[in-house]
Large-subunit ribosomal RNA, domain IV from a Phycisphaerae bacterium, 347 nucleotides, folded computationally.
The RNAcentral record of the full RNA draws on ENA.
Rfam family: Bacterial large subunit ribosomal RNA.
Model confidence (mean pLDDT): 86 of 100.
Context: one part of a larger RNA
Parts: sequence; structure tokens; C1' cells
RNA sequence: CGGUCCUUAAGGAACUAGGCAAUUUGACCCCGUAACUUCGGGAUAAGGGGUCCCUCCUGCCAUGUAGAAAUACGGGCAGAGGGCGCAGAGAAACGGCUCUGGGAACUGUUUAUCAAAAACACAGGUCUCUGCCAACUCGCAAGAGGAUGUAUAGAGACUGACGCCUGCUCGGUGCCGGAAUGUUAAGGAAGUCGGUCAGGGGGUUCGCCCCCGAAGCUGGCAACCGAAGCACCGGUUAACGGCGGCCCUAACUAUGAGGGUCCUAAGGUAGCGAAGUUCCUUGUCGGGUAAGUUCCGACGCGCAUGAAUGGCGUAAUCACUGGAGCAGUGUCUCAAGGACCGACUCG
Repeated sequence: CGGUCCUUAAGGAACUAGGCAAUUUGACCCCGUAACUUCGGGAUAAGGGGUCCCUCCUGCCAUGUAGAAAUACGGGCAGAGGGCGCAGAGAAACGGCUCUGGGAACUGUUUAUCAAAAACACAGGUCUCUGCCAACUCGCAAGAGGAUGUAUAGAGACUGACGCCUGCUCGGUGCCGGAAUGUUAAGGAAGUCGGUCAGGGGGUUCGCCCCCGAAGCUGGCAACCGAAGCACCGGUUAACGGCGGCCCUAACUAUGAGGGUCCUAAGGUAGCGAAGUUCCUUGUCGGGUAAGUUCCGACGCGCAUGAAUGGCGUAAUCACUGGAGCAGUGUCUCAAGGACCGACUCG
């Protein structure tokens, strides 16, 4: 000097990013217990008191052992009187509490080995597909799962208890439906143009060359016929998504119920709101503090909230997260002493 423990005057969070850590609390019995609430809870809420030993003049409850019985000896609880110690759950095991926000309803699950959470799941809600040899999934197939199930079933997707709700938009993209027209493949194919060549004509150095050329075989092009799809016409948002700008205006001022205009598929409804979302920003006002970039309640010019990418509430729950307080504390003012183990010195 370090590690693991123990104790500490006065103060008591002044420490610190943050009460991290360590204290406090703690068992059982009795009394007592708020807001709120889904009436179950909240609740061990909070906050108090008691606890050892002896005796029986007391009461109550079980009734045991011995005995034929009378009777004797016993058990538990409460009460009273008394006794001892600093201390009676005498050690150990063994909740600190309260107020107020955010989030997720809850119990559960997760990054084996840096993350346990507000992430995942969840019951509940909704949409879509699927009529059974189902849809869907695995497999080249046979086959299998789905399911020895049958739409109150199964599969996929989103949301996520419960309460109140879930607005407008189908122009784009997707999906579903439609079939008239346009476009459109393989394939079929009228036709047309070549190659080859029997044969015919001309030439010839008699080897052959040039021109025409039927049938067959073969190559190219091709009118026309030709499905789905796409175009097209509709529907659909708890499908993917989206949900405006400028100017003017009321008899102080300010504000703008109102008006005008441009654009759009439609211009954000109810709610909530400086928010886990607010840049400006430590916004402004109020509360709490002596003093508060955090916190709580409001306001609303929402840089850039908003309704199952769910919106807003909500009792209970939480090794989640923010703020405040009470108690108690070596976290600190500010350090000191002790125990053991290291380090270090000597051997």
C1' cells in the first nucleotide's frame, strides 16, 4: 500500500451521474391501517404495544394418568402479584417505509459466456385464406405433417388484459372481381423468297460452263388464328400507405368566429401534447427547494403527436425507469483504530 471483515465522537447524503455500497427494518402475538379499486385487492399498508423466570387468592378451555370411588398429580390460554439482567424473538435465520410520474396489463420468456428490459410471449381483438385427397409446410418422388381434425376447425398477418374509442382518403402500390376492346408466347398456317436437283435450251478446249427449272427434300420470311398477363373498368385501408399553402378580416390593441384564392385522392377528427416524440429550449406560468438544465401540474406556434404501424385512460404487478420525503447510516465533512490475508523488510 492492497484485499476481506469489525467499530467509531459531532454532523447525517453535505458523497455521487445516481443513496452505488453499507446501515436501518426483520420472527411470533395483540391493536390499528388511507387514497384508489376491475370490490378480488391495495395490506405485513402506514403506525403502535408485547415476548424471560417464579407463584396462584382468579377466570376459561380441553380433559390425561393412578384409583372401585372419594381423591391425588398433571395440560393450554388469559389475568394478577413478584424476581433478575444493560439487554428476555438475549445467538442464528429473519421486509426499511411513504408520496408522485413514465412504460409494459398481469404469471411467464430472452442475448449459455458484457444487455432480463419499456424487448419477446400472452389471454383478448381484427383481417385474409381454406369445403377436405382443404389451405399451408417438408420432400425429386412415393409419401408425411396439418389431422385419425372439418369453418365454434386449420393456416397466415397485424394488434396486445380491461374501459372509452378507432375519424377522412382507393390518386399511387398491393390484393380481389370483371370481361368488351388494345397488346401478347409456344403452336398452327394461306402465301412468298431461296438451296439442291430430274429434265430443257445455249456454249465447249469434251474436263465441263451459263440460263431456265417440275416433283421431292430442305432453309428464310409471313397475312391470319392464338391463353393467362399487362393496358382497361370497378371494389378494398384493423391492405402498404397518405392526411396542405398563401392573403384579408370584429368600434383601442391583440386574436380571428368569418371571407378570398391556389393545389390535392383526401387535407389530421376524438384524444393527447416541450412528451421515451420539442430543434429553437434551462419555452412560459404555477408547485416543490434557501437556491431545481431534472421532477410534478398547466399552456399549445405539435422543428417533426394522433387513432389495431392502434389513440387515450386504468386497479393490481415489476431485480424496469424519473422526481421527492421519513427513518437510519463512515457515502461524505475526514478520517481513525482493530482482526485476518497478501505485498514489503530481515532471516